[in-house]
Molecule: RNase P RNA; transfer RNA
Organism: Thermodesulfobacteriota bacterium
RNA sequence: GGAGGCUGCCGGGCGGCCGCUGGCCUUAACUGGUCAGAGGAAAGUCCGGACACCACAGGGCAGGGAGGUCGCUAACGGCGACCGGGGGCGACCCCAGGGACAGGGCCACAGAAAAGGAGACCGCCCGGCGCGAGCCGGGUAAGGGUGAAAAGGCGGGGUAAGAGCCCGCCAGGUUGCCGGGUGACCGGCAAUGCUUGGUAACCCCCUCCCGGUGCAAGGCCAAAUAGGUUCCGCAUCAAGGACGGCCCGUCCUUGUUCCCUCAGGGGACGGCGGAACGGGUUGGCUGCUCGAGCCUGUCGGCAACGACAGGCCUAGACGAAUGGCCGCCGCCCGGAUUUAUCCGGGGACAGGAUCCGGCUUACAGGCAGCCUCCGGUC
RNA sequence: UGGGGUGUCGUCAAGUGGUAAGACACGGGCCUUUGGAGCCCGCAUCCGGAGGUUCGAAUCCUCCCACCCCAGCCA
Numbered sequence: 001g002g003a004g005g006c007u008g009c010c011g012g013g014c015g016g017c018c019g020c021u022g023g024c025c026u027u028a029a030c031u032g033g034u035c036a037g038a039g040g041a042a043a044g045u046c047c048g049g050a051c052a053c054c055a056c057a058g059g060g061c062a063g064g065g066a067g068g069u070c071g072c073u074a075a076c077g078g079c080g081a082c083c084g085g086g087g088g089c090g091a092c093c094c095c096a097g098g099g100a101c102a103g104g105g106c107c108a109c110a111g112a113a114a115a116g117g118a119g120a121c122c123g124c125c126c127g128g129c130g131c132g133a134g135c136c137g138g139g140u141a142a143g144g145g146u147g148a149a150a151a152g153g154c155g156g157g158g159u160a161a162g163a164g165c166c167c168g169c170c171a172g173g174u175u176g177c178c179g180g181g182u183g184a185c186c187g188g189c190a191a192u193g194c195u196u197g198g199u200a201a202c203c204c205c206c207u208c209c210c211g212g213u214g215c216a217a218g219g220c221c222a223a224a225u226a227g228g229u230u231c232c233g234c235a236u237c238a239a240g241g242a243c244g245g246c247c248c249g250u251c252c253u254u255g256u257u258c259c260c261u262c263a264g265g266g267g268a269c270g271g272c273g274g275a276a277c278g279g280g281u282u283g284g285c286u287g288c289u290c291g292a293g294c295c296u297g298u299c300g301g302c303a304a305c306g307a308c309a310g311g312c313c314u315a316g317a318c319g320a321a322u323g324g325c326c327g328c329c330g331c332c333c334g335g336a337u338u339u340a341u342c343c344g345g346g347g348a349c350a351g352g353a354u355c356c357g358g359c360u361u362a363c364a365g366g367c368a369g370c371c372u373c374c375g376g377u378c
Numbered sequence: 379u380g381g382g383g384u385g386u387c388g389u390c391a392a393g394u395g396g397u398a399a400g401a402c403a404c405g406g407g408c409c410u411u412u413g414g415a416g417c418c419c420g421c422a423u424c425c426g427g428a429g430g431u432u433c434g435a436a437u438c439c440u441c442c443c444a445c446c447c448c449a450g451c452c453a
Stems, first nucleotide, its partner, number of pairs: 001374010012329007020037006039349001043360002046358005051214004058248004063210005068082005083097001084095004098205002103203002105199003121144002123140007152170006171195001173192008218286004228277007238254005255269006279452003293312008331346006379449007388402003396433001404420005426442005
């Protein structure tokens, strides 16, 4: 100097005038004053919670989620470190990473053959027939072909020809032992039949986790109409109901009267639950912002993060505020210029609505730090 | 704001791991004096977009985009 890898951050500030929203003080009075007033993603709504309501928040099934180990966290499908596998010269990056011998499904086409090692197209060997080309029977799976995949590799022996059939070495599997590590795992030694298709982001099995609904939750007030009409079910050891599907458990409700000929049956009113039609009202207050909060320093930890000390308060709207104009500074680009400086231009993605912790996506322009590789110079 | 769905040819629309049916429309031919009807043939699909799993994806999984639907109180 060039090319890369990883991490963190900025993405506006100040002043004046006018106009808005909220807090505090003030005023008869939004009358006046002062302070504060969008994001790193506010987005997507993919996850997890806080909080609220529900006697399904008790047990179970169904259903859903996660999947190496150890940690962090309120929790998570998140984050950190490490292990294993893969990629890269390297810094580093990627992996939905338990089980295929619990069972089931699938593997098209090609190929002889793809459910368990199933199977014989070419080929090789043996026997028989034939003038010959060739045919029949038996053996074989080492060589070739097809395919994503045909099921150990190399060398030798052996055989009619071959084959872990046997042997040596190597890889893998299984079993036993030793060492290191919290652990996943890593390393080593020994024995051994010779070697166990793939797919689980197919169903499934194993381990762990999960009540449901969501601020349009929930609570309070006010107003108005028609507490209107019709229909269904229920009433005893049983029926109905209890915000979501099923079962068990638990809790709540189950009244009055009349008629028919006793048993028994039927009706009316009421209670509980449900359905349909119709009507009124779409108003106000609260929830509403001090938080698993932020900043700085010290200590512990490889890190994520945690503890301690000090400091700070930073929208709370409700047809929905934070805008408009001017000037300056700051940032970036281009031009001029010896420096100082001057001129012109640019500014991305995009705006709250109960609140937090993550993930994902969008983004003009820029800053800082550490590390790797290549080339050159001293 | 929260919840639930959809996406395949110009249009309607099957397909649910083995390489994308059918119908209408469109183009050409036959027939007919001509048109219609009828018959035959053909075209037109990067399956909303991008990645991943798998030998192979419209189909399975993840993210993104576009469109559609639902929502309060009294009694």